[in-house]
Molecule: Bacterial RNase P class A
Organism: Candidatus Acetothermia bacterium
RNA sequence: GGAGCGGGCCAAGGAGCCGCGGGGGUUUCCGCCCCUGAGGAAGGUCCGGACUCCGCAGGGCAGGUCGCUCGGCGCAAGCCGAGAGGGGGUAACCCCUGGAAAGUGCCACAGAAAACAAACCGCCGACGACUCCGCACAGUUCUCUUCAGCGAGAGAACAUGGUGCGGGGACGGGUAAGGGUGAAACGGUGGGGUAAGAGCCCACCGCCGGGGCCGCGAGGCCACGGGCACGGUAAACCCCGGCCGGAGCGAGGCCGAAUAGGGAGGCGCUUGAGGGUGGCCCGCCCGAUGCCUCCGGGUAGGCCGCAUAGAUGGAUGGCUCCUCGCGACAGAAUCCGGCCUAUCGGUCCCUCCCCCG
Numbered sequence: 001g002g003a004g005c006g007g008g009c010c011a012a013g014g015a016g017c018c019g020c021g022g023g024g025g026u027u028u029c030c031g032c033c034c035c036u037g038a039g040g041a042a043g044g045u046c047c048g049g050a051c052u053c054c055g056c057a058g059g060g061c062a063g064g065u066c067g068c069u070c071g072g073c074g075c076a077a078g079c080c081g082a083g084a085g086g087g088g089g090u091a092a093c094c095c096c097u098g099g100a101a102a103g104u105g106c107c108a109c110a111g112a113a114a115a116c117a118a119a120c121c122g123c124c125g126a127c128g129a130c131u132c133c134g135c136a137c138a139g140u141u142c143u144c145u146u147c148a149g150c151g152a153g154a155g156a157a158c159a160u161g162g163u164g165c166g167g168g169g170a171c172g173g174g175u176a177a178g179g180g181u182g183a184a185a186c187g188g189u190g191g192g193g194u195a196a197g198a199g200c201c202c203a204c205c206g207c208c209g210g211g212g213c214c215g216c217g218a219g220g221c222c223a224c225g226g227g228c229a230c231g232g233u234a235a236a237c238c239c240c241g242g243c244c245g246g247a248g249c250g251a252g253g254c255c256g257a258a259u260a261g262g263g264a265g266g267c268g269c270u271u272g273a274g275g276g277u278g279g280c281c282c283g284c285c286c287g288a289u290g291c292c293u294c295c296g297g298g299u300a301g302g303c304c305g306c307a308u309a310g311a312u313g314g315a316u317g318g319c320u321c322c323u324c325g326c327g328a329c330a331g332a333a334u335c336c337g338g339c340c341u342a343u344c345g346g347u348c349c350c351u352c353c354c355c356c357g
Base pairs, nucleotide, nucleotide: 001353002352003351004350006349007348008347009346010345012323013322014321015320016319017318018317020037021036022035023034024033025032026031039329043340044339046338047337048336049335050334051248052247053246054245063244064243065242066241067240068083069082070081071080072079073078084097085096086095087094088093098239099238103237104236105233106232107231120179121178122175123174124173127172128171130169131168132167133166134165135164136163137162139158140157141156142155143154144153145152146151187205188204189203190202191201192200206228207226208225209224211222212221213220214219252304253303254302255301262295263294264293265292266291267290274286275285276284277283324327
C1' cells in the first nucleotide's frame, strides 16, 4: 500500500434565530423567562418478564417454549467465559448442535432404481442353448481305374452333416468396477482375485460390539473382535428431558350526565296526584300502563394506569453560518430484558498478500 460474506464501537459535530410537545416560575390580562423532548435498531412483534383482570385443594390432558458440556449472571428468555463434536475459510474468524437402531410419513425434477434396492448405457461370454467362419479328424454307400483276388487310388453322394480345436456373434445368463441422473445411489482408497466383477480376499481409513485408560462432563485415546448389518429428513408428525394456569394497556381502575330500563318509599286513579294556559286565583283543557323523592347499575364524556420524551387532531421541525466527505437505515405509543432484520460513512483491533528500510 492492497484485500478480508474477520471482530468490536460510534451514528456528523458546533453556534445563533424562528417554531412545536411537556413541565416549572412570574403575571390582573397581553405576555415574558427557565428546564426538557427518539433509536441502535424506537422496526419485525419472534421469545421472556413486570403490571392488570379472571381462575386456582392437588394432579392430568391438550398446547406452547427451550435443547452439545461445565461454570458464571439472570425470575425467565437469554447473555458471557472456557471447552466438545461436525462443517466452511490460506488465515483472522464464522456457522451448526437432544433422538433417524421406538413408530409413522415424505424424498419434487431427473434417473434403471430414492430404500425388503434395482439394471438404461456399458463390461463379461464362465455356465446352458443357438449360430457364423477357419483348421483338423475319421466313417458308410455307389461309380470308375488298377488287380486273379485282397488291397490301393480317384470321384460323387450321405453332407449347408458329425466330432474336436480356435475365432466371431450375443438369446438366456453373470456383474455393479465404469458412464449417465440427482441434494442424496446401499462404506472409501489401493492391491489381490475374477470370464467380467464384487468385503469375494487383504492393508489402511470409516462403521459396529463389548473392554481398558483419561476427562466433573460433552467426549477423547488405545488395543481386541466382527466384513459390515444401519441413505437423508425431527424448521414432518413424533419420542426424550426442563419450564409454563388463561387473557392482555381498547389490560384494568376511579368519577360520571341526558334519555330509557331496575329497586324502595310516598301521593293519586273521575270525590283528580300532577301538568298546560296564566303575573296569581277562578275558569277552561289534558290526565291514571300516572306523578314525586331517594337508591343502584350502565352509556356519552372525563381522569388515572403513563414513565427524568410522551400524546390521543397524536410534539420532536425549519433557516443561516463554520468544519468534514454534505450524512444511511429509520422514527416512540404501558414499561423492561433479549433475538432477528435494515443501515451512507467513520474509527479501533486482527488476518492474509505485496513493496521499502